[in-house]
RNA sequence: AGAAAUAGAUCAUUAUAUCCCCAUAUAUGCUAAAGGAUUGGCUUUAGCGUCUCUACCAAGUCACCGUAAUGACUGGACUAUGAGGGAAAGCGACUUAUGG
Numbered sequence: 001a002g003a004a005a006u007a008g009a010u011c012a013u014u015a016u017a018u019c020c021c022c023a024u025a026u027a028u029g030c031u032a033a034a035g036g037a038u039u040g041g042c043u044u045u046a047g048c049g050u051c052u053c054u055a056c057c058a059a060g061u062c063a064c065c066g067u068a069a070u071g072a073c074u075g076g077a078c079u080a081u082g083a084g085g086g087a088a089a090g091c092g093a094c095u096u097a098u099g100g
Stems, first nucleotide, its partner, number of pairs: 018086003022082004026055001029048007040065002049056001057076001059074005
């Protein structure tokens, strides 16, 4: 100086597909603070809740309240983990048909 092997890292390219259902968690719940509306009934923040990351809303119906406070009912998710099923892709086996 060159080559090879091994290991690791990085980069590039190609392919890639995901869906449904069930269970558990959480009750899409609760407690506060600040602000706001009243033709309205909301906004922001913090905390609790889960062997749990995330989320903690909103539709409809009914009620209720009267300047300060909302409530009930019905239906609806997402997320985390686990189970099952399908789809796609790949591989293998078997059968049939055709051709050689």